[in-house]
Molecule: SAM riboswitch aptamer (S box leader)
Organism: Sphingobacteriaceae bacterium
RNA sequence: AACUUAUUGAGAAAAGCUGAGGGACACGCCCAAUGAUGCUUUACCAACCCUUGUUUGGCCGCAAACAAGAAGGUGGGAAUUCGUUUUGCGAAAGCAAAGAAAAUAAGUC
Numbered sequence: 001a002a003c004u005u006a007u008u009g010a011g012a013a014a015a016g017c018u019g020a021g022g023g024a025c026a027c028g029c030c031c032a033a034u035g036a037u038g039c040u041u042u043a044c045c046a047a048c049c050c051u052u053g054u055u056u057g058g059c060c061g062c063a064a065a066c067a068a069g070a071a072g073g074u075g076g077g078a079a080u081u082c083g084u085u086u087u088g089c090g091a092a093a094g095c096a097a098a099g100a101a102a103a104u105a106a107g108u109c
Base pairs, nucleotide, nucleotide: 002108003107004106005105006104007103008102013042014041015040016039017038021031022030023029026084027083028082044076045075048073049072050069051068052067053066054065055064056063057062081101085098086097087096088095089094
C1' cells in the first nucleotide's frame, strides 16, 4: 500500500519558538496577525486496543455480557466527518434515512 470489521453521538487547551496560511481533494462557505501552519513541553478528552472485577457458557486454550478504571499502545480537541449525492417531508430555512469519499481503531496478507 491492499483487504476485512467497527465507529464517526458526546467530550476536551495553555505555554514557548515559528510567522501565513488552514479546514483531505475541487467548489462553496468558513477560520486566521485578537496569530494560520509546523515543532516542543505540560495538562486534558475519549475508551478502539488495554487493565481489574462479576456473571454465564465452555471443547478448560478461552469466549460473551455487564460494571469499574486509565498504567501502557493509538487517536482527538471551530463549524454534523463544515456542506456537496439520492430519497422522503417542508413555502423556505431545514429535518430524517441511505450513499460516496475520508478519518480512526483492531485484525489479515